[in-house]
Context: one part of a larger RNA
C1' cells in the first nucleotide's frame, strides 16, 4: 500500500463550534481541465517475450515482430466529474403564530432539620456498640419548652418524566438569556454534511488570593477489635466540602456504541405539539422507554433511538509485558497533563 476492524476480544477523540481539506439536491445551456477515441512524433541499442534462421543439438548467435502500459502534439466525442451561466424547491435557513422544560446567569426570599448560645423546667445519667471503652455530665449534662444566631442542603411533588453539546441541571419567586418542538407553507434559493490543526466548554479531587465554616469529614489523636490492625467499628477532628475571582483539563467524561443522511415488519407505555369544540377513538410530527420480526452478531445480544442495508467525512486499532514508562518537545504556580518510544522478555 491492498485489505480487515473499533458495545463486551486491541480500537470512537470528554463535548461542541469551526479553518483548511474531503464530499455534496433537481432541470437546462456553454466549455472541454479530468475522462474516452483516432492520428503523428518520441519512448537508444542490447536484454525479456513470440516467430524464423545459423553453428550436428543446446548454450550461443543472427533476422523480423511484439512490447516499451509513458510523454508531447493534433483532430474529435460530451455520458459522468470539474469550470461558467440561467433556473427550481424537496435539503438547509428565515418569517408568523403556538406551546414546553430541574437549560444558563444574577438577585430576592421560605420552611423543616442540624449545630451553637441564653433563659426556664428538671435530676443522674447521657452517648455509643456485636459487646465495650475513649468522650460528655452534680461547675447540673441528656431530655422538654421559649428566644436568638449560623452555615449548608432543598422532604413530599418525583416518574421507566423533563431540559442541556457534553460535563451536568431540582424549595419559591423576579430580571436577563439560550434552545429544541409543533402549525402555516409565507420568504431566501443548495446557502449543505463532515471536519486535520485551532478555539470554547468540561464532574470530582487538587492549586493560588480573599472570605465563610452548621453538618459531614481525607490527614491526625484516642478507644476498641486482633496474633498484629498503620484498617473495617466508636469518640473527637484539620484541610476540604460552601462563596468570589483565577488556574488545573483529567474520569468506568459509559449507551464502554463518533457525526450526518437515506432505506428496512409489528405490538405496547409515556412526554410536548397538531387536527375540531372532546376525558373516548384512531391518525400525525418530534422525543423518552419496554418487547419482538427480517437481518446482523463469536455469543451475550442489537433490532426505525440498529450493533440491519447503503453513502460522506473525521478519530482510532494491529500479540502480552516493558509502558502510558524513558527521552525530547510543549502546557501548568505546583500536582501533573498532552505527545510518546526502544532494549530486553514471553
Nucleotide at each position: 500500500u491492498u485489505g480487515g476492524g473499533u458495545u463486551u476480544a486491541a480500537a470512537g477523540g470528554g463535548u461542541a463550534c469551526g479553518u483548511a481539506g474531503g464530499c455534496g439536491g433537481g432541470a437546462c445551456u456553454u466549455u472541454a481541465a479530468g475522462u474516452c477515441a483516432g492520428u503523428g512524433g518520441u519512448g537508444a541499442a542490447a536484454g525479456c517475450c513470440u516467430c524464423c534462421a545459423g553453428c550436428u543439438c543446446a548454450a550461443c548467435u543472427g533476422g523480423a515482430g511484439a512490447a516499451u502500459u509513458g510523454c508531447c502534439a493534433u483532430u474529435g466525442a460530451a455520458a459522468c466529474u470539474g469550470a461558467a451561466g440561467u433556473u427550481c424547491u424537496u435539503g438547509a435557513a428565515u418569517a408568523u403564530g403556538g406551546a414546553u422544560g430541574a437549560g444558563g446567569u444574577g438577585g430576592u426570599u421560605g420552611g423543616a432539620a442540624u449545630a451553637u448560645a441564653a433563659c426556664a423546667u428538671g435530676u443522674a445519667g447521657c452517648g455509643g456498640u456485636g459487646a465495650a471503652a475513649u468522650g460528655c455530665a452534680u461547675a447540673g449534662a441528656u431530655a422538654u419548652g421559649u428566644u436568638a444566631u449560623a452555615g449548608a442542603a432543598c422532604a413530599c411533588c418525583a416518574a421507566u418524566u423533563g431540559c442541556g453539546a457534553a460535563g451536568g441541571c431540582a424549595g419559591a419567586u423576579c430580571a436577563c438569556u439560550a434552545a429544541a418542538c409543533c402549525a402555516u407553507u409565507a420568504u431566501u434559493g443548495a446557502c449543505g454534511c463532515u471536519g486535520a490543526g485551532g478555539u470554547a466548554c468540561g464532574a470530582a479531587a487538587g492549586c493560588g488570593u480573599g472570605g465563610g465554616g452548621a453538618g459531614c469529614g481525607a490527614a491526625c489523636a484516642g478507644g476498641a477489635u486482633u496474633a498484629g490492625a498503620u484498617a473495617c467499628c466508636c469518640u473527637g477532628g484539620u484541610a476540604g466540602u460552601c462563596c468570589a475571582c483565577g488556574c488545573c483539563g483529567u474520569a468506568a467524561a459509559c449507551g464502554a456504541u463518533g457525526u450526518u443522511c437515506a432505506c428496512u415488519c409489528g405490538c405496547u407505555g409515556u412526554u410536548g405539539g397538531c387536527g375540531a369544540u372532546a376525558u373516548a377513538c384512531a391518525g400525525u410530527c418530534a422525543g423518552c422507554g419496554g418487547c419482538c420480526a427480517a437481518g446482523c452478531g463469536a455469543a451475550a445480544g442489537c433490532a426505525u433511538u440498529a450493533a440491519g442495508u447503503g453513502a460522506a467525512c473525521c478519530a482510532c486499532c494491529u500479540g502480552g509485558g516493558g509502558a502510558g514508562u524513558a527521552c525530547g518537545a510543549u502546557c501548568g504556580c505546583a500536582a501533573g497533563g498532552u505527545u510518546g518510544a526502544a532494549a530486553c522478555u514471553c

A computed fold for a 346-nucleotide part of an RNA from an uncultured bacterium, annotated as small-subunit ribosomal RNA, central domain. The full RNA is in RNAcentral, with records from Greengenes. The coordinates come from a structure-prediction model, not an experiment, and the mean pLDDT is 87. It matches the Rfam family "Bacterial small subunit ribosomal RNA".